Small-subunit ribosomal RNA, central domain from an uncultured bacterium, 351 nucleotides, folded computationally.

Context: one part of a larger RNA
RNA sequence: UUGGGCGUAAAGGGCACGCAGGCGGUCUACUGCGUUUGGAGUGACAGGUGGUGGCUCAACUGCCACGGGCCUCUCAAAUACGGGUAGACUUGAGGGCGAGAGAGGGAUGCGGAAUUCCAGGUGGAGCGGUGAAAUGCGUAGAGAUCUGGAAGAACACCAAUGGCGAAGGCAGCAUCCUGGAUCGUGACUGACGCUCAUGUGCGAAAGCCAGGGGAGCGAACGGGAUUAGAUACCCCGGUAGUCCUGGCUGUAAACGAUGACCACUAGACGUAGGGGGUAUCGACCCCUUCUGUGUCGCAGCUAACGCAAGAAGUGGUCCGCCUGGGGAGUACGGUCGCAAGAUUAAAACUC
Repeated sequence: UUGGGCGUAAAGGGCACGCAGGCGGUCUACUGCGUUUGGAGUGACAGGUGGUGGCUCAACUGCCACGGGCCUCUCAAAUACGGGUAGACUUGAGGGCGAGAGAGGGAUGCGGAAUUCCAGGUGGAGCGGUGAAAUGCGUAGAGAUCUGGAAGAACACCAAUGGCGAAGGCAGCAUCCUGGAUCGUGACUGACGCUCAUGUGCGAAAGCCAGGGGAGCGAACGGGAUUAGAUACCCCGGUAGUCCUGGCUGUAAACGAUGACCACUAGACGUAGGGGGUAUCGACCCCUUCUGUGUCGCAGCUAACGCAAGAAGUGGUCCGCCUGGGGAGUACGGUCGCAAGAUUAAAACUC
């Protein structure tokens, strides 16, 4: 390997693309490979079941009959379904045209507020900080206030229960390059589809390498407090880092703790982007429809909580994963990595 499962009990791969593989729309004809039926072969002996006999019975054992699956063969038949071949179709899929939405991505440039620092003016004793203080800063003129300048990082309001993206994630403004989705139309192709082990790419933060940058914040570290102690919480400082460019790492409560795709199954109320109608001078309003995103709720499901057309309902296809707790996501080995480590992944023993 059966079975049962995977929102919260163990269990959905972080996300995508995609080869092999698995699965696959409607109609017609042919084929008859799978499939089904019939026939033949094989299915040793023993064993099994039924009958009958031998040991006094039984166990044991002789004989006869039956039984059973895979497989093979060729023969015969059937042609619904699956496969194959040929032809056709348009609903799946794709594409054309039209339209509007968006913090989707990359690059370049620009802007204002704030913080800090520097220079100068005014001014003259405090400032700062806390539960209270102290360390700290300040008469070598701080803090406050005004003017000018420099630098780096992040973009208040708009802002939303909002939008976009496969996920990670994405927010000042402008320009250039560029990906995807939605709605409408139905002129085009004609099943070109779905999923996907291995593989490939993307992948927050922290961390690493090289070169820059460094305002604020701030692991480590120093000091002041608190305390029995205080390797902390609070305070004053502060290095790596946080930022940029190139490379590496490949992990997260990478979460909706819910894999992808398809079909079907009461409603109600919002919201975002389209379409149609109604209304109007027009906009608003109102009705309806598609897509996204929310709240509630019926059937159904669920151990319960809850989910409920964005399902955890009813079905289908494919992939991943689970199988008592600890030992352990560890050891060993392999692969990857500069390292940190990542990944794959046990056992003894124990309850």
Annotation:
The RNAcentral record of the full RNA draws on ENA and SILVA.